[in-house]
RNA sequence: GCCGACGUAGCUCAACGGCAGAGCAACUGUUUUGUAAACAGUAGGUUGCGGGUUCGAUUCCUGUCGUCGGCU
Repeated sequence: GCCGACGUAGCUCAACGGCAGAGCAACUGUUUUGUAAACAGUAGGUUGCGGGUUCGAUUCCUGUCGUCGGCU
């Protein structure tokens, strides 16, 4: 330099172009002498960043940044 994959909640990951979700973690409550466990609930997101297409974009197109892999 070229090619490819990935980037979504604190972490690991989902999400036919049509309400952004799960598990774990956090917090609150119930239970317990107390803690843990269990159960119930709550909160937490500029979907890496910019632009475009579209009535509507995490999703499609494009630029860019980062991580990983391959080729030279």
The RNA shown here (transfer RNA) has 72 nucleotides and comes from a Chloroflexia bacterium. RNAcentral holds the sequence, with entries from ENA. NCBI's taxonomy places the organism under Bacteria, Bacillati, Chloroflexota, Chloroflexia. Its Rfam family is "tRNA".